Source information: A computed fold for an 84-nucleotide RNA from Paenibacillus sabinae, annotated as c-di-GMP-I-GGC riboswitch aptamer. RNAcentral holds the sequence, with entries from Ribocentre. Lineage of the source: Bacteria > Bacillati > Bacillota > Paenibacillaceae > Paenibacillus. Its mean pLDDT, the model's own confidence on a scale to 100, is 87.

């Protein structure tokens, strides 16, 4: 460097519920815990999925703004030390 335990200390927090922000996807605080060895951070690393607005106008496809990192890939930090 790597790996990832019927290990030990801990962490984080899905779905729903409350208030709040927002056209919306969804964000954000409290509650709850599906879970997660990075579920910790990057949307100006590459895809991918939603949303809104123009256009089209039956649709698709096309242009811009935007959200999702608990969607995969990818960077970069990280606690512990069994087996490999």
């Nucleotide at each position: 460097u790597a790996c990832g335990a019927c290990a030990a200390a801990g962490g984080c927090a899905a779905a729903c519920c409350u208030a709040u922000c927002g056209c919306g996807a969804g964000g954000u605080a409290g509650g709850g815990a599906c879970g997660c060895a990075a579920a910790g951070c990057c949307a100006u690393a590459g895809g991918g999925c939603c949303u809104c607005u123009c256009c089209a106008u039956u649709u698709c496809a096309g242009a811009g703004a935007g959200g999702c990192a608990g969607c995969c890939u990818g960077g970069c930090u990280a606690c512990c030390g069994a087996a490999a």